[in-house]
Context: one part of a larger RNA
Molecule: large-subunit ribosomal RNA, domain II
Organism: Capsicum annuum
């Protein structure tokens, strides 16, 4: 890991509700008698209901309050015993595990430390005190050499240990191997037998106390208790939530209330359009409160002046009012929407029957009335539910950075509890809500060159960047269009040829300063034109350009604004990502048609529910997770029953096959060998796939 067995909502008393069923001449007995034993039958003690109302004495179709017969409060009712079932309560109370408490025993043959009694420590090394002996001294003291053998002494085997690395790591082994390694005359090591007990013992590591130790194990209390975790077993049919308020030693729990189910009563709506309302959002606005730019005037201050003082006077500073122009607001409104929300009118609405004539040339099409069916909503009750961690899309707001697949409120979709289609894959996006069957039809969203179903249609522009298939501020004679001024056969822009001159080297400056360092003014003349000069250039000049004009050419030629699609600004980890391939359209933008495309909708056929009740018909209506309600299917036993039946083969088991929405019941035909259906009725140890479930096999 499979496979078979076995596994969880039970029982007692009690309260309520609903259903049945007795009695209603109200309705029951308990306990206890009971003649074998259960009943039968007795026991009316008790209980429930007949009358309520007060806190009570109590009073009484009344009562309490109150000074009150003012007024108010409750009440102004309708049984009851049983069975069945839902469903609370108190018990183990669905089921399986805790960690712990507490009581009472049982362990020191392992370990911890102690007693007694025994027993081991190969070799070697140093070599204390002491003592002799020479040297020394008076005399010691000191000294050398021997000699002796001290030590929690060295080295180093048994022995006792455990610092390092490998290897083992389902091992040889629930702690070891190998190979270095510590101590090894000591606080040493050991052997037999003894002490101490949940309290010991501990050279102290919360160590050790039999693979157990922050308190041993064994047995009871015990089925401890668990707001948590995991498990909870046939089948179909209807309905079908919620992730929020308020409280809460509350926050993954729980009341209560909202949402749900079922089962009654009432009411007529919903949904549309029409009318009346009331607001103060958004917007706008500056009337107010606030906040700000700027101009203008500007008494108060400030500074100067003037003056003995009062006071005057100036002022390019300051700054209140008030005036003109422009902004700004969640806690600013002189204003003011769409929506929303309340109130009331008006009409219900869909499908079928009548329904085929009849009118008209046909075909179609319309059609008063009338009858029949369906659907939705609210209010109020009785019983039982779950939820109460949301999620995410879209809109309005907070705070956060106008970050989050963030977090928080409003609205509202979806998803949760949702299957298909479609977005390449993709709970929340798009389309659309799955009773069944179908090798039939139309469409949605998205699509239509090939993976891949369907037009390599049509028709009018755009793009050349593979933009298309990822982004800004910025740049750009990139390319289609709109417009808006100038300037042009009196010949423009562009090019090309030519002229671009005198006064004069203007004046002042300057070492010089001559169109071209700097200032200053910027005339006159000739002439088509020609600056007391646009740029380079020289020490100054010189040159060389230009503005400006003429030829020459030949028709458009600048200036601005704006739309559209491109173009750079654009850097990530092999090629490598429009979903690939590949496209110049098979990209973009408009516009036309047909085309495929879903469990959507229609066709044809079945079935179920609900109106509605036998049948037939009709219309509606069958996704669904907690949950709630209906209907039935097997199992093991009793009753009828000493049952139909069975060695002329009973269950049981295998194969093959029939049935039915299902659970399931039937049949053949093999094995197997003794019990055993159907029906109708009770009762349950009643249905496994899950609980690291449990026992066996493999």
């Nucleotide at each position: 890991g499979c496979c078979a067995g076995u596994g969880a909502a039970u029982c007692a008393u009690a309260g309520g509700c609903a259903g049945u069923g007795g009695c209603u001449u109200g309705g029951u007995u308990a306990a206890g008698g009971g003649a074998a034993c259960c009943c039968a039958c007795c026991a009316g003690a008790g209980u429930c209901a007949u009358a309520a109302c007060a806190a009570a004495a109590g009073u009484g179709a009344g009562u309490c309050u109150u000074c009150a017969u003012a007024g108010g409060g409750a009440a102004a009712u309708u049984g009851u015993c049983a069975c069945u079932g839902c469903u609370u309560a108190u018990g183990g109370a669905c089921c399986c595990a805790a960690a712990c408490c507490u009581g009472g025993g049982u362990g020191a043959u392992g370990u911890a430390u102690c007693c007694c009694u025994a027993a081991c420590c190969a070799g070697g090394a140093u070599g204390a005190a002491g003592c002799u002996u020479g040297g020394g001294u008076a005399a010691a003291a000191c000294u050398a050499a021997g000699u002796g053998a001290a030590g929690a002494u060295c080295c180093a085997a048994a022995c006792c240990g455990a610092c390092u690395a490998a290897u083992g790591u389902u091992g040889a082994a629930g702690a070891a191997u190998u190979a270095g390694u510590g101590g090894a005359u000591g606080a040493g090591u050991u052997g037999u037998u003894g002490u101490u007990a949940g309290g010991g013992u501990g050279a102290a590591a919360u160590g050790c106390c039999a693979c157990u130790c922050g308190a041993a194990c064994c047995c009871a209390g015990a089925g401890c208790u668990a707001g948590a975790u995991g498990g909870u077993u046939c089948u179909c049919c209807c309905c079908g939530a919620a992730a929020u308020a308020c409280g809460u030693u509350g926050a993954g729990g729980c009341u209560c209330a909202g949402c749900a189910g079922u089962u009654g009563a009432c009411u007529a709506g919903a949904c549309a359009u029409c009318u009346a309302g009331g607001g103060g959002u958004a917007a706008a606005a500056c009337a107010c409160u606030g906040c700000u730019u700027u101009g203008a005037u500007g008494u108060a201050g400030g500074c100067c002046g003037c003056a003995a003082g009062a006071g005057c006077g100036g002022u390019a500073c300051c700054a209140a009012a008030u005036c003109g122009a422009g902004g700004c607001a969640a806690a600013c409104u002189c204003u003011g929407a769409a929506u929303a929300c309340u109130a009331g009118g008006u009409a219900u609405g869909g499908c079928c029957u009548u329904a085929a004539a009849a009118u008209u040339a046909a075909a179609a099409a319309a059609g008063a009335g009338a009858g029949g069916u369906c659907a939705a909503a609210g209010u109020c009750g009785g019983c039982u539910a779950g939820u109460g961690a949301g999620a995410u899309g879209a809109u309005g707001g907070g705070g956060g950075a106008u970050a989050a697949g963030a977090u928080u409120c409003a609205u509202u979709g979806u998803u949760g509890a949702g299957a298909g289609g479609g977005a390449a894959a993709c709970a929340a996006c798009c389309c659309g809500g799955a009773u069944c069957a179908c090798c039939a039809g139309c469409u949605a969203a998205g699509g239509a060159c090939c993976c891949u179903a369907a037009a390599u249609a049509g028709c009018c522009g755009c793009u050349c960047a593979a933009u298309g298939a990822u982004a800004a501020a910025g740049g750009a004679g990139g390319u289609a269009g709109g417009g808006u001024u100038a300037c042009a056969g009196a010949g423009a822009c562009a090019g090309c040829c030519a002229g671009g001159a005198g006064g004069u080297u203007u004046a002042c400056c300057u070492a010089g300063a001559a169109g071209c360092a700097a200032c200053c003014a910027c005339c006159c003349u000739u002439g088509a034109a020609a600056g007391a000069g646009u740029a380079c250039g020289u020490a100054a000049u010189a040159g060389c350009u230009u503005a400006c004009u003429g030829a020459u050419c030949a028709a458009g030629c600048g200036u601005u604004c704006u739309u559209g699609c491109a173009c750079c600004g654009a850097a990530a980890a092999g090629g490598a990502a429009u979903g690939g391939g590949g496209c110049u359209a098979a990209g973009c933008a408009a516009u036309c048609u047909g085309c495929a495309a879903a469990g959507g909708c229609u066709g044809u056929g079945g079935g179920g529910u609900g109106u509605a009740a036998a049948a037939a018909u009709a219309c509606a209506u069958c996704g669904a997770u907690a949950g709630g309600g209906g209907a039935g299917c097997a199992u093991u036993u009793u009753g009828c029953c000493u049952u139909a039946g069975a060695g002329a083969a009973a269950a049981g088991c295998c194969u093959c096959u029939g049935u039915g929405u299902g659970a399931g019941c039937g049949g053949u035909g093999g094995u197997a060998g003794a019990u055993g259906a159907a029906g109708c009725a009770g009762a349950a140890g009643u249905g496994a796939g899950a609980a690291u479930g449990u026992c066996g096999g493999c």